Context: one part of a larger RNA
Molecule: large-subunit ribosomal RNA, domain II
Organism: Pseudomonadota bacterium
RNA sequence: UCCGGCGACUUACCGUCACCAGCAAGGUUAAGCCGUUCUGCGGUGGAGCCGAAGCGAAAGCGAGUCUGAACAGGGCGUCAAGUUGGGGGCGGUAGACGCGAAACCACGUGAACUACGCAUGGCCAGGAUGAAGUGGGGGUAAUGCCUCAUGGAGGUCCGAACACACCAGUGUUGAAAAACUGGGUGAUGAGCCGUGUGGAGGAUUGAAAGUAUCAUCAAACGUGGAGAUAGCUCGUUCUCUCCGAAAUAACUUUAGGGUUAACGUCGCCAAGUGUUGAUCGGGGGUAGAGCGACUGAAUUCGAAAGGGGGCCUACCCGGCUACCCUUCGAAACCAAACUCCGAAUACCGGUCAACAGCAACGGCAGCUAGACGGCGAGGGAUAAGCUUCGUCGUCGAGAGGGGAACAACCCAGAUCGCCCGCUAAGGUCCCUAAAUCAUGCUCAGUGCGAAAGGAAGUUGGACUCCUAAGACAGUGAGGAUGUUGGCUUAGAAGCAGCCACCAUUUAAAAAGUGCGUAAUAGCUUACUCAUCGAGGAGUCCUGCGCCGAUAAUGAACGGGACUAAGCAUGAUACCGAAGCGGCGGGUGGCGCGCCCGGUUGCGCAAGCGCCGGGAGCGUCGCGGUAGGAGAGCGUUGCACGUCAGGUAGAAGGUGGACGGAUAACGACCACUGGACGAGGUGCAAGUGAUCAUGCCGGA
Repeated sequence: UCCGGCGACUUACCGUCACCAGCAAGGUUAAGCCGUUCUGCGGUGGAGCCGAAGCGAAAGCGAGUCUGAACAGGGCGUCAAGUUGGGGGCGGUAGACGCGAAACCACGUGAACUACGCAUGGCCAGGAUGAAGUGGGGGUAAUGCCUCAUGGAGGUCCGAACACACCAGUGUUGAAAAACUGGGUGAUGAGCCGUGUGGAGGAUUGAAAGUAUCAUCAAACGUGGAGAUAGCUCGUUCUCUCCGAAAUAACUUUAGGGUUAACGUCGCCAAGUGUUGAUCGGGGGUAGAGCGACUGAAUUCGAAAGGGGGCCUACCCGGCUACCCUUCGAAACCAAACUCCGAAUACCGGUCAACAGCAACGGCAGCUAGACGGCGAGGGAUAAGCUUCGUCGUCGAGAGGGGAACAACCCAGAUCGCCCGCUAAGGUCCCUAAAUCAUGCUCAGUGCGAAAGGAAGUUGGACUCCUAAGACAGUGAGGAUGUUGGCUUAGAAGCAGCCACCAUUUAAAAAGUGCGUAAUAGCUUACUCAUCGAGGAGUCCUGCGCCGAUAAUGAACGGGACUAAGCAUGAUACCGAAGCGGCGGGUGGCGCGCCCGGUUGCGCAAGCGCCGGGAGCGUCGCGGUAGGAGAGCGUUGCACGUCAGGUAGAAGGUGGACGGAUAACGACCACUGGACGAGGUGCAAGUGAUCAUGCCGGA
């Protein structure tokens, strides 16, 4: 991991609600007793309980009563039938759907491992060093002292046994739940070892590591309280039908939990009750706008007024001011906490129309981690797949088509079947279903990622100017004189700088456009003529392109490829979904008439009404998580039941191509098996397993 089996909403009592049944102003017995065909049933038993009257603290009064001075008002009542039993939903008390702690407490068992103590024993090859002391000799006044021997001390040295465990390798489903191999440390000591013995669980022991106390230790192990508790995690078993949420608010030692409300479902059921649309009537202070309408913010101008500062002058009068404030005039402007104004929507109400179990009440819930997208805002950086609100949508709980792939985007809401049709979004060269036409644009593979900024790319448009009296560009020629203008300067001659910028000759020629020189010179331009012979110069707007363009595995049309198969505009086709339509089937609600059954509702009766069921027709529906409601399938046992069937083969098992236009499922045949037992109508449950790191067995 797989296979088989086991495995989770139960049971008791109390309460509450609807349903079913009995009786009904009543309903009902409990224990006990009697009988009996004796785990049971029949009778008896009215104690008790609930209801039929309430109000008040009570006395008490009573369809009323309490408060109160009240014959006032108000509160609670009267005006609705209960009760007993049954099965069902839910709640409470109990382990209360199942499994799961870490822990707490009680009583015991452990020092055979290990830590420490006590008692009594045992063990430590060999070698080395050579303390004290002692002796001899030397030496001294005598000691001290020196020397040679002797001696044999030491938590002394080297090193086996023994003990330890520092390093490395191997081992790591091991040979081993701590070892092996090779090195290493201690090895007469605070040494090592045997036997006996002591003390223990908030206790012991501890040369102290929270170490050790039988592979268990920041409180051992066993049993019990005990099914501790678990707002937590996981799991919770057959089918179909109808409806279908929430991720919000308030409060919460509350924030991943609750309670109430909101939203779902089921029951019951009323009023002009709800929804949508049209129309009419309302209030508003948002968007916008405005501010010589306030509160504030804020810019420029004025030879308009006042005040202040600075400068000049200073005796006064005064003058100037690229300064500040206030006012005035002109112009332009800003605001969530400004408003003289002021929408669209939204909201409230009236009327009309269409549609609707839509309000309230009662039973049962689930939800209270939401997510993204559009729009309006706050926070942030007008960052975030960011965060907090409002509003709508989608996902959540939604499949299908498109978007290459892609919960949330676009289209569209899947009852079932069909080898039918039409469309949506999006597409129509090939992959890949389906396309052509017309007019333009683009040359960048732009298309098929990006900004500020840059550029005689190119399309279209508007405007200004020059031009056959010859433009623009080119070419040829001229471009002069007073004069080197004046000043300045070493110099300043068109060309460092300052001032002025006249005049003359001319077709024209600057008191000089640029280069150049120390200054001149020189080149050139403006300007003019000639030549040439047709458009030229510029500004703005606009379509599509160009550059800007650098990042870490290889990625900027899905790919191929494309000059359209790119972009814009227009036209007509087609493809394309579970959408819509067609044909057929199922099912839910409602309506209609028909048929069947029931009815001490009415009626003499016929019949009508009501309740239940059936097929038919019409019409509207049938995505779905949590969840509510409904209808069924199957398993085991029991009753009817002394059933059908069964050794000519039951149950069970294995295999099989069968039935069911709803499923859970149900037949039949063959083999196996070897004794029971299908189906029907009811009843009762140890009643359904792919999952709980589930349990047991097997592979």